Small-subunit ribosomal RNA, 5' domain from Fibrobacter sp., 517 nucleotides, folded computationally. Rfam family: Bacterial small subunit ribosomal RNA. The coordinates come from a structure-prediction model, not an experiment, and the mean pLDDT is 82.
Context: one part of a larger RNA
RNA sequence: GAACGAACGCUGGCGGCAGGCCUAACACAUGCAAGUCGAGCGUGAAAGGGACUUCGGUCCUGAGUAAAGCGGCGCACGGGUGAGUAACACGUGAAUAAUCUGCCCUCUUGACCGGGAUAACAGACCGAAAGGACUGCUAAUACCGGAUAAGCCCACGAAUCAAACGGGUUAGUGAGAAAAGUACGGGAUUUUCGAACCGUAUGCGAGAGGAUGAGUUCGCGUUCCAUUAGAUAGUUGGUGAGGUAAUGGCUCACCAAGUCGACGAUGGAUAGCUGGUCUUAGAGGAUGAUCAGCCACACUGGAACUGAGACACGGUCCAGACUCCUACGGGAGGCAGCAGUGGGGAAUAUUGCGCAAUGGGGGGAACCCUGACGCAGCAACGCCGCGUGAAGGAAGAAGGCCUUCGGGUUGUAAACUUUUGUCGCAAGGGAAGAAACAAAUGACGGUACCUUGUGAGAAAGCCACGGCUAACUACGUGCCAGCAGCCGCGGUAAUACGUAGGUGGCAAGCGUUGUCC
Numbered sequence: 001g002a003a004c005g006a007a008c009g010c011u012g013g014c015g016g017c018a019g020g021c022c023u024a025a026c027a028c029a030u031g032c033a034a035g036u037c038g039a040g041c042g043u044g045a046a047a048g049g050g051a052c053u054u055c056g057g058u059c060c061u062g063a064g065u066a067a068a069g070c071g072g073c074g075c076a077c078g079g080g081u082g083a084g085u086a087a088c089a090c091g092u093g094a095a096u097a098a099u100c101u102g103c104c105c106u107c108u109u110g111a112c113c114g115g116g117a118u119a120a121c122a123g124a125c126c127g128a129a130a131g132g133a134c135u136g137c138u139a140a141u142a143c144c145g146g147a148u149a150a151g152c153c154c155a156c157g158a159a160u161c162a163a164a165c166g167g168g169u170u171a172g173u174g175a176g177a178a179a180a181g182u183a184c185g186g187g188a189u190u191u192u193c194g195a196a197c198c199g200u201a202u203g204c205g206a207g208a209g210g211a212u213g214a215g216u217u218c219g220c221g222u223u224c225c226a227u228u229a230g231a232u233a234g235u236u237g238g239u240g241a242g243g244u245a246a247u248g249g250c251u252c253a254c255c256a257a258g259u260c261g262a263c264g265a266u267g268g269a270u271a272g273c274u275g276g277u278c279u280u281a282g283a284g285g286a287u288g289a290u291c292a293g294c295c296a297c298a299c300u301g302g303a304a305c306u307g308a309g310a311c312a313c314g315g316u317c318c319a320g321a322c323u324c325c326u327a328c329g330g331g332a333g334g335c336a337g338c339a340g341u342g343g344g345g346a347a348u349a350u351u352g353c354g355c356a357a358u359g360g361g362g363g364g365a366a367c368c369c370u371g372a373c374g375c376a377g378c379a380a381c382g383c384c385g386c387g388u389g390a391a392g393g394a395a396g397a398a399g400g401c402c403u404u405c406g407g408g409u410u411g412u413a414a415a416c417u418u419u420u421g422u423c424g425c426a427a428g429g430g431a432a433g434a435a436a437c438a439a440a441u442g443a444c445g446g447u448a449c450c451u452u453g454u455g456a457g458a459a460a461g462c463c464a465c466g467g468c469u470a471a472c473u474a475c476g477u478g479c480c481a482g483c484a485g486c487c488g489c490g491g492u493a494a495u496a497c498g499u500a501g502g503u504g505g506c507a508a509g510c511g512u513u514g515u516c517c
Base pairs, nucleotide, nucleotide: 001517003515004514006513007512008511009510010509013386014385015384016383017382020378021344026342027341028340030339031338032337035073036072037071040070041069043067048061049060050059051058052057080297081296082295090221091220092219093218094217095216096215099214100213104210105209106208107207108206109205110204112146113145114144115143121136122135123134125132126131152176154174155173156172158170159169160168161167181202182201183200184199185198186197189196190195223269224268225267230260231259232258235257236256237255238254239253240252241251242250272294273293274292275291276287277286278285279284299320300319301318302317303316322333323332324331325330350376352375353374354373358372359370360369361368362367389419390418391417392416399410400409401408402407423455424454425453426452427451428450429449433444461506462505463504464503465502466487467486468485472501473500474499475498476497482489483488
């Protein structure tokens, strides 16, 4: 000198853009943050309104609505955090002939015949609750059985291409595994008037390919300590088996005795990695907030289930610590989601508005959900821009300060005259962002912006002035009080302390502290 997710002191007018718990991965009150589908299925209220009434009620509507329940898809995305991790975690380049891939796209082929349950519901019951259990009824794109098999899987054995390998192609034999409907429309035929049947759309099974996403393996790179020198028994390899989507000591049985290490093993300390960011002429050094990619984690530890995908932040089970409820028998919870609270700290914001846009989930759609996101609020936290007036104005006014008492300086500075209207205030107008077939649709927001009126009116400080280093005098103090980044000032004329005047620098900031180059 430059930089900062900064803090502190003094000061503070406006706008645009960006960023805002770096500390306790400390504990959390409250609300919201993941639902959706009636075009898969069976049920199905109430308030209110109306009619009748023997005043008990009944019927119609509300309404096949609300609402749960079965079922499907989603909940593995999006959002947060950086505790752990020195590792194929990350970066980069390869491999997969050792693999999987829901939704999406293309192609091929199929979708036939049957069955038994169960929740919801009703009844009766246990429990303080959370919840549980019994009997009875019912449906499906829920579940199960059979048929069929172009192709697929497995076994057998053959040929061929390729090849380190469990790869491709071709013909054969045997054995095995599928499926679901729904909506709309309809000429004839049948009809229980629902439908069958036909067509269209969508959904379903099997197979092949694509796309996307993921798993696994390898080369190279990736902090410090040798005052860490030896480490290792599933350890290293083999055979066989199990397991996995898949290779593999991944696991197990048996066999062998290997394997790693001064080219730093093992141990310890520290740390998420990268694109990048800061600095620098560069090389390098430092760093990893925001944004983007990857990884890891979700109160702590462990485990699996479901599923295309998890060993799952707002799922399950077990154990633990903590908090809460309890009828003491037993239960409930997990903000490192968005706000917010306590605590810690030098220090970091609103319990805001909206799904209008972009994107995501569900749905045929209408639409619903979305603290992702879009916006607004707070704080000079940063960067950038603008303003606090402009022109004229000497009797160089008054006052202050200094003075050799002549004067000098503050100083065209002020007053005063003329003028402008950034900005402020008030009024009027008023967006773009909105796209989809037409229409409709804006949280921000009556915001930005434009016009008119009005008013110089509301808007300047901070630090320094001995040298480094731009800027000097007076008074007070008297090695005191104090200053100080270094050198050093202060013991009676201190340009170095304190105050005043003046001056210099920067400016809505200025200085200090911290950190890095």